[in-house]
The part of an RNA shown here (large-subunit ribosomal RNA, domain IV) has 332 nucleotides and comes from a bacterium.
Its mean pLDDT, the model's own confidence on a scale to 100, is 83.
Context: one part of a larger RNA
RNA sequence: GUCCUCAAGGAACUAGGCAAAAAAGCAGCCGUAACUUCGGGAUAAGGCUUGCCUCUAGCAAUAGAGGCCGCAGCGAAAGUAUAUCAACCAACUGUUUACCAAAAACACAGCUCCCUGCGAACUCGUAAGAGGAUGUAUAGGGGGUGACGCCUGACCAAUGCCGGAAGGUCAAACAUUGAUGGUGAUGGAGCAAUCCUGAGCUGGUCGAUGUAAGCCCCGGUGAAUGUCGGCCGUAACUAUAACGGUCCUAAGGUAGCGAAAUUCCUUGUCGGGUAAGUUCCGACGCGCACGAAUGGCGUAAUGAGUUGAUAACUGUCUCGAGGACUCGCUCG
Numbered sequence: 001g002u003c004c005u006c007a008a009g010g011a012a013c014u015a016g017g018c019a020a021a022a023a024a025g026c027a028g029c030c031g032u033a034a035c036u037u038c039g040g041g042a043u044a045a046g047g048c049u050u051g052c053c054u055c056u057a058g059c060a061a062u063a064g065a066g067g068c069c070g071c072a073g074c075g076a077a078a079g080u081a082u083a084u085c086a087a088c089c090a091a092c093u094g095u096u097u098a099c100c101a102a103a104a105a106c107a108c109a110g111c112u113c114c115c116u117g118c119g120a121a122c123u124c125g126u127a128a129g130a131g132g133a134u135g136u137a138u139a140g141g142g143g144g145u146g147a148c149g150c151c152u153g154a155c156c157a158a159u160g161c162c163g164g165a166a167g168g169u170c171a172a173a174c175a176u177u178g179a180u181g182g183u184g185a186u187g188g189a190g191c192a193a194u195c196c197u198g199a200g201c202u203g204g205u206c207g208a209u210g211u212a213a214g215c216c217c218c219g220g221u222g223a224a225u226g227u228c229g230g231c232c233g234u235a236a237c238u239a240u241a242a243c244g245g246u247c248c249u250a251a252g253g254u255a256g257c258g259a260a261a262u263u264c265c266u267u268g269u270c271g272g273g274u275a276a277g278u279u280c281c282g283a284c285g286c287g288c289a290c291g292a293a294u295g296g297c298g299u300a301a302u303g304a305g306u307u308g309a310u311a312a313c314u315g316u317c318u319c320g321a322g323g324a325c326u327c328g329c330u331c332g
Stems, first nucleotide, its partner, number of pairs: 001325006008318002012316001017313001027049004035040001037147001051068007069073001082311007089303002094106002110145007122131003148298004153228003158225002160221005167216003174210007181202003187196003229247005256290001257287001268284005
C1' cells in the first nucleotide's frame, strides 16, 4: 500500500456517516399512506412462502393435503444494491467548465414583447452572390421569462423606442446675391512713361438669403432601461394607532411571501424535535437591504443537487488489536 477479522458500545468520529458496513435481492402470495396534474406516488412501506417424498386435481405449468431432513431449501458463481420523514432550489428527460466546479448554472416545452408584405427582416461577403427559403405573418428573425395552477399592482419625471410637425437651432454642397480681390472695354489728362474714370467678365477671399435629418419641442409606450418617501400628533390603564396635520415626489411597494440561497443587530422571540439543538421545522414581522415575466407565491412527479431528522448498519469513533499478500529501505 491492497485486503480480511474483532469483545462491549453503535456516529460518541467528523465541517459532513467521508469511507466502510448492512439490510433487501424485479420469484410467488398478501398488503400498500400522505399527497396528486388522477397518469402517478409504488416494487411505496410492510409481511409470508420457497427443499425433498407420497397422494389428489390437471394434458401440463401448477395448486391443495399429508409426511421427512437440516442452523440454513432462489442451500449463493456473478451482477445489481439501504429505507423512511421533512425543508430549499430547479417543473421534468437533457446540456456544461476535454484535464480541480455537473449544479440551484445552460437548455427546454409554454408565455410574452419587438421587427419583417417578400428582391422580407436578419446574417455572411468589397462585390457578384449565398443563407433565410424552393419558406410567405398559423412564416421568419431578435429580446426577455421559463411546465402547470393563482396572478402579474403604481409611476412616462429621467433614459430608450414609436409617432408628430407649428415654432427654435442647425452641416457640406448648390442656387441667388453683396463686399473685396483679379482682369480691364470705353472715355479723359499727358509728348510720353503713366495717371484718372470704370462697363463687362470672374476662377481668389469674406459674408447674406433659401434648403434635410437630428436636437429642442408635442404626444404615446413598462412582459422597454428603470423607480416605487419623510416628519409630527392622536383612542377612557398602558401600549399601539384605524384617524389627522405637514413637507417632498413621476409615483411613493399593491397581492403574495418574509430572521428567507435575501436579517446587520442575531444563537431575534415563541412553539416542535433532543437529556442537552448557533443547524432544522412551524409561527411572529421593526423586510439593516423580499416583491410581482432582472417574474411573485404555490406545486404532484423528477434530481450522482443543498439542508435537517429517523430506522438499519457498521473499526468513523471510545481505542485499539490480530492476520494475509505486496512495494521501498535496511540487514542477510
Its Rfam family is "Bacterial large subunit ribosomal RNA".